[in-house]
């Protein structure tokens, strides 16, 4: 110097003027609510963003248990928690710093693996090799050759040619042949994936059949030794594949809503409104798919039909009276669903001091985690945080001037012009994801060059 | 501001791991003397980007667009 890795910090900085939004002393005006002058101090971000995790708060009277459902998945720590962070195992990628991983289980089951392919996963064999066995034919002469004759294709103008077949027939040779049972899985070929690769040996042909290197497996629950573990090292052992971001099994966590949560206050206004279901054998809620237990729930009145029920009275009956049961009615209570009304987008609380921020030191490899000292840092709610001007740095683009340099060009000054991202709190943290001009700094691999 | 749904041609839609059905509309064709009507053909970034997987409209993780429902009193 030249292309990188990591990590981490900043998002212009300084004044004038006019304005917003709370906070606070002051005077002044009002019954008060509050209103208006002065003053002093405060006033978006690293993501405030998407609303993907987690958690604090509130409410759901109380907040068990089990099924369903849903999250999460190397391990060991860290923290209020987590899907986050940190070391570190394992695997991929890069020379190399270092980067990346939804990283439990596929012999528990179910599914799926289109097309091709003989077969896609428990059984098979399309070409191909072999046929040792065992059958068939062969010394009564086969298979294989050569030659005539006979057909039958093919090609042709003709001639001459090329294949093929035979239970025709001669010739030569002199022991095999055939591939039907059968055996194989080497090798072609298909696919994304084919039964561990190469290489000897072995066979009738062949395989890990067996042997040497190598590769891969923890359902190999195998023994030794290391690590808290996840793993890792040797030594026996063993040799059929992929999906779990299909269903699923393991192991663990998960009550619900959501600050428009929930509480007070003004203001107005109409509930005999309709349906339905219930008054303790209880609707209906805690609860939101179930189911179960615990709990909270209106803790009613009137009159009437029926009665084979119980007392009891007598005039002894198909009687009467109280009560019980049972239905219905009407009032009243309570819950459901749904109609109507009123306010006019009202005020205050929740609301910002909290797992806070910085300094230091001590413990941890870090994440963090204690201990001390300091500091207050938006509360808006039809929603403030803005507008302009002026200096001063950046960045770019031109014009002049000066320095190096044969030039290209380059480095520096003056002036002028232009530019400056991504985006804005709304109950409050930890997180991650995504946008984001441009800028500075640490520490670190590597390739060239000098020296 | 919180909480939920949706995205497949110009519309309107089926498909939920294996070649993107079907209507309507547009466009070429046949047919006609010219048209309608029939008939035949054409027409797709599955809203986007990345991952699982042999293979993704599909199944996972981000992102965009669009829609919808939550206030007070009684």
């Nucleotide at each position: 110097g030249g292309a990188g890795g990591u990590g981490g910090a900043c998002g212009g900085a300084g004044g004038g003027c006019c304005g917003c939004c709370g906070g606070u002393g002051g005077g002044c005006c009002u019954u008060u609510u509050g209103g208006c002058c002065c003053g002093c101090g405060g006033g978006a971000g690293g993501a405030a963003a998407g609303u993907c995790c987690g958690g604090g708060c509130u409410c759901c009277a109380u907040u068990g248990g089990g099924c369903a459902g849903g999250g999460a998945g190397g391990u060991c720590g860290g923290u209020a928690a987590c899907g986050c962070c940190g070391a570190c195992c394992c695997g991929a990628g890069g020379c190399g710093a270092c980067u990346c991983g939804a990283g439990g289980g596929a012999a528990a089951g179910c599914g799926c693996c289109a097309c091709a392919g003989a077969a896609a996963c428990c059984a098979c064999a399309c070409c191909g090799c072999c046929g040792a066995u065992g059958g068939c034919c062969g010394u009564c002469g086969a298979u294989c050759c050569c030659g005539c004759a006979g057909u039958c294709c093919c090609a042709c103008g003709a001639g001459a040619g090329g294949g093929g077949u035979c239970c025709g027939c001669g010739g030569a040779g002199g022991a095999g042949g055939c591939a039907c049972a059968g055996g194989c899985a080497a090798g072609g070929g298909u696919g994304a994936a084919a039964u561990c690769g190469u290489g000897g040996g072995g066979u009738a042909a062949g395989a890990g059949c067996c042997c040497a290197c190598g590769c891969g497996c923890g359902a190999c629950a195998g023994c030794c030794g290391g690590g808290u573990g996840a793993c890792c090292g040797g030594c026996g052992g063993c040799g059929g594949u992929g999906c779990a971001a299909g269903c699923c099994c393991c192991u663990u966590c998960c009550g619900g809503a959501g600050c428009a949560a929930g509480c007070u206050c003004a203001a107005a206004u109409a509930g005999a409104g309709a349906c339905g279901c219930u008054g303790c054998u209880g609707a209906g809620g805690a609860u939101g798919g179930c189911c179960c237990g615990u709990c909270c729930a209106a803790c009613g009145c009137a009159c009437u039909u029926c009665u084979u029920c119980a007392u009891c009275g007598c005039u002894c009956g198909u009687c009467g009276a109280u009560g019980g049961g049972u239905g219905g009615u009407g009032c009243c209570a309570g819950c459901g669903u749904c109609c109507g009304g009123g306010u006019g987008a009202g005020a205050g609380c929740g609301c910002u001091c909290g797992a806070g921020c910085g300094g230091c030191g001590c413990g941890g490899c870090a994440a963090c985690g204690c201990g001390u000292c300091g500091c207050c840092u938006a509360g808006a709610u039809g929603a403030a945080u803005g507008g302009u001007c002026c200096u001063c740095a950046c960045c770019g683009g031109c014009c002049u001037c000066g320095a190096g340099g044969c030039a290209a060009c380059u480095c520096g000054a003056u002036g002028u012009c232009g530019g400056g991202a991504c985006a804005g709190a709304a109950c409050c943290c930890g997180g991650c994801u995504u946008a984001u001009a441009g800028u500075c700094c640490a520490c670190u691999g590597u390739c060239g060059c000098c020296u | 501001g919180g909480c939920g749904g949706c995205g497949u041609a110009g519309c309107c839609a089926a498909g939920u791991g294996g070649u993107a059905a079907g209507g309507c509309a547009a466009g070429g064709g046949u047919c006609u003397g010219c048209a309608a009507a029939a008939c035949c053909c054409u027409c797709a970034u599955c809203c986007c980007c990345g991952g699982u997987u042999c293979a993704a409209a599909u199944c996972c993780g981000g992102g965009c667009g669009c829609c919808g429902c939550c206030u007070c009193c009684a």
Predicted 3D model of RNase P RNA and transfer RNA as a complex of 525 nucleotides. Rfam match: Bacterial RNase P class A. Its family is annotated with ribonuclease P activity, tRNA processing and dimeric ribonuclease P complex in the Gene Ontology. It is annotated as a ribozyme. Its mean pLDDT, the model's own confidence on a scale to 100, is 77.